[in-house]
Large-subunit ribosomal RNA, domain V from a Planctomycetota bacterium, 585 nucleotides, folded computationally. Rfam family: Bacterial large subunit ribosomal RNA. The coordinates come from a structure-prediction model, not an experiment, and the mean pLDDT is 83.

Context: one part of a larger RNA
RNA sequence: CCCGCGGUUAGACGGAAAGACCCUAUGAACCUUCACUGCAGCAUGAUAUUGGAUUCCGGAACAUCAUGUGUAGCAUAGGUGGGAGACGUUGAAGCCUGGGCGCUAGCUUGGGUCGAGUCGUCAGUGAAAUACCACUCUUGCUGUUUUGGAAUUCUAACCCCGACCCAUGAAACUGGGCGGGGGACAGUGUUAUGUGGGCAGUUUGGCUGGGGUGGCCUCCUCCUAAAAAGUAACGGAGGAGUACAAAGGGAACCUCAGCAUGGUUGGCCAUCAUGCGUAGAGCGUAAAGGCAUAAGGUUCCUUAACUGCGAGACUCAUUGGUCGAGCAGGUGUGAAAGCAGGUCUUAGUGGGCCGGCGGCUUCCGAGUGGAAGGGCCGUCGCUUAUCAGACAAAAGGUACUCUAGGGAUAACAGGCUUAUCUCCCCCAAGCGUCCACAGCGACGGGGAGGUUUGGCACCUCGAUGUCGGCUCAUCACAUCCUGGGGGUGAAGAAGCUCCCAAGGGUUCGGCUGUUCGCCGAUUAAAGUGGUACGUGAGCUGGGUUCAAACCGUCGUGAGACAGGUUGGUCCCUAUCUGCCGUGGG
Numbered sequence: 001c002c003c004g005c006g007g008u009u010a011g012a013c014g015g016a017a018a019g020a021c022c023c024u025a026u027g028a029a030c031c032u033u034c035a036c037u038g039c040a041g042c043a044u045g046a047u048a049u050u051g052g053a054u055u056c057c058g059g060a061a062c063a064u065c066a067u068g069u070g071u072a073g074c075a076u077a078g079g080u081g082g083g084a085g086a087c088g089u090u091g092a093a094g095c096c097u098g099g100g101c102g103c104u105a106g107c108u109u110g111g112g113u114c115g116a117g118u119c120g121u122c123a124g125u126g127a128a129a130u131a132c133c134a135c136u137c138u139u140g141c142u143g144u145u146u147u148g149g150a151a152u153u154c155u156a157a158c159c160c161c162g163a164c165c166c167a168u169g170a171a172a173c174u175g176g177g178c179g180g181g182g183g184a185c186a187g188u189g190u191u192a193u194g195u196g197g198g199c200a201g202u203u204u205g206g207c208u209g210g211g212g213u214g215g216c217c218u219c220c221u222c223c224u225a226a227a228a229a230g231u232a233a234c235g236g237a238g239g240a241g242u243a244c245a246a247a248g249g250g251a252a253c254c255u256c257a258g259c260a261u262g263g264u265u266g267g268c269c270a271u272c273a274u275g276c277g278u279a280g281a282g283c284g285u286a287a288a289g290g291c292a293u294a295a296g297g298u299u300c301c302u303u304a305a306c307u308g309c310g311a312g313a314c315u316c317a318u319u320g321g322u323c324g325a326g327c328a329g330g331u332g333u334g335a336a337a338g339c340a341g342g343u344c345u346u347a348g349u350g351g352g353c354c355g356g357c358g359g360c361u362u363c364c365g366a367g368u369g370g371a372a373g374g375g376c377c378g379u380c381g382c383u384u385a386u387c388a389g390a391c392a393a394a395a396g397g398u399a400c401u402c403u404a405g406g407g408a409u410a411a412c413a414g415g416c417u418u419a420u421c422u423c424c425c426c427c428a429a430g431c432g433u434c435c436a437c438a439g440c441g442a443c444g445g446g447g448a449g450g451u452u453u454g455g456c457a458c459c460u461c462g463a464u465g466u467c468g469g470c471u472c473a474u475c476a477c478a479u480c481c482u483g484g485g486g487g488u489g490a491a492g493a494a495g496c497u498c499c500c501a502a503g504g505g506u507u508c509g510g511c512u513g514u515u516c517g518c519c520g521a522u523u524a525a526a527g528u529g530g531u532a533c534g535u536g537a538g539c540u541g542g543g544u545u546c547a548a549a550c551c552g553u554c555g556u557g558a559g560a561c562a563g564g565u566u567g568g569u570c571c572c573u574a575u576c577u578g579c580c581g582u583g584g585g
Base pairs, nucleotide, nucleotide: 001585002584003583004582005581006580007579008578010577011576012575014572015571022406023405024404025403027402028401029398030397031396032395035202036201037200038199039198041195042194043193044192045191046190047189048188049187051154052153053152054151055150056149057148058147059146060145061144062143063142065140066139068137078136079135080134081133082132085119086118087117094113095112096111097110098109099108100107101106158182159181160180161179162178164177165176166175167174205217206216207215214234218240219239220238221237222236223235241387242284243343244342248302249301250300251299252298253297254296256280258276259275260274261273262272282291283290285348287346288345289344306329307328308327309326312323313322314321315320318388331340332339333338354381355380356379357378358377359376363374364373413460414458415456416455417454419453421449422448423447424446425445426444430440431439467542468540469539470538472534473531474530475529476528477527480505481504482503483500484499485498486497487496488495507521508520509519510518511517548566549565550564551563552561553560554559
């Protein structure tokens, strides 16, 4: 050097299983509910099957009868028309008595008595006689017809019962008969309203230094923004979802804030006077830009906060947004030139569909003519605020879970970083009786390390097994012991501190799953760390972290909880490398 054999499991991010944790999907499935929308079921009503009678209460029609004071006025005048007479021994006025109405004045009516009159036309009134006749209104009694409701009742529909009779011969079934009970109810069909996780189909947004929680999602102003424009972040600051008939238009006039001095009450500050005063004020509102020739303040007159258009530009993927001279019509103001199509400017907002309202006409009009309806012009209805707006209409749980994917994205480990952490150094105020530096060392400054907690999300989600223990270790030195030395606030002894040093060593128990820690007893000492917080193809499986279950708390609930508690399957026969032992050439 080549080839074996027997072992061992440190590595081959070993094998197995397209990760079950986590995230994503306009994925799925079950489960829940005061998510949405439905469907069974249930409740109640109407109607059909469904008929008779009585009583009561309503409606309508017809008939008889009654019923009607505003004031003036014989008095309780419903309206209109005709009308000069009407009624009365077939019993008028009056009187007695009973009923009804009533705005207490009277009206009307039954019975008795009585025996010849009573009322109208005339005066007054908007309208003239219930003298008489006809039609009719309001309100009401009675009667008939019809209709509705409520209650009661009937029996014949319908329902139930019968070891009775028949078919039939066994039958408790069925049909008929007979008898009994209920009864127009119940049951059933249709329909309406309600209720309805019993069941079904679904929805339950996005951004995000993982996801969740929180915050945000459109528009305006400033900075970031790097002197054109534009420019991101869960960067730093603020605002808007309007207001105003004057706070719009024209013309004319005026100048602010503040300070100083003077002046009655009056003072630091009220109103007044003088001076200085580029703006330090004000401009409805945030900020920025702008403004005194004013865009600021005041007065007078007003409606251009108009209609039809619009050359040309700016912004700009689109949709949109912005500016605009000028022309025509009519208008305001000003002597006029002119100015005026809202407001000093930049926020004050919503595409399309659908629908409402008003208007226009040489639009369409389901054979034709019309109409209905539509179109066109104007306008209204969206916190469609997830604001370029999925539908008119939608919340949750899953540890019982599933699928597709992702190291595009979290938890372990590694990597980068080193705020935090550990250690070291510089400066030296001060402590140390005196004395900064024996030993300490404020306020500050500079580093090293990569053991903590983090940040980032770079390999790994077609899998890199996670705490602790056991076993076996190996390395660093910032050394716990043992060794050598310097300083000392080192007398000796014992210490403190610093330098050198990694050869060897560095305990046994109690509690707890514990690492850690506390305690007990020792020891020369009971070191600090790295090694995928060394080591599960070496062991364990107490903890954490599936399915079962209990408690507390939260939740309407399904369920949930770095809350507690009991229970709970740890696979791999070693191919290669490494290591140990051994053999042959």